[in-house]
């Protein structure tokens, strides 16, 4: 200096063909217990990494940026 993926709740990762953003662990409250753990029930958190663009509608396509990871030189 050049390619390619990756970036989504506190962590781990889904998310189809562009059409109301999710799951498990975690945390909060309550139940069960002497009592702690398990187990169960509800329940709170997200500007999808950041800035344009396209669209009637972007987590999703596109263009630069920042980060990571490999791989050329």
């Nucleotide at each position: 200096g050049g390619u390619g993926c990756c970036u989504u709740g506190g962590c781990u990762c889904a998310g189809u063909u562009g059409g109301u953003a999710g799951a498990g662990c975690a945390c909060a409250u309550c139940g069960u217990u002497c009592a702690c753990a398990u187990c169960g029930a509800u329940g709170g958190g997200g500007u999808c990494a950041c800035u344009g663009g396209u669209u009637c509608g972007a987590g999703u396509c596109c263009a630069g940026u920042a980060g990571g990871c490999a791989c050329c030189a």
Predicted 3D model of a 73-nucleotide RNA (transfer RNA) from a Clostridia bacterium.
The coordinates come from a structure-prediction model, not an experiment, and the mean pLDDT is 81.
The sequence was found in a public genome assembly.
Rfam family: tRNA. Its family is annotated with triplet codon-amino acid adaptor activity in the Gene Ontology. Rfam classes the family as a transfer RNA.
Lineage of the source: Bacteria > Bacillati > Bacillota > Clostridia.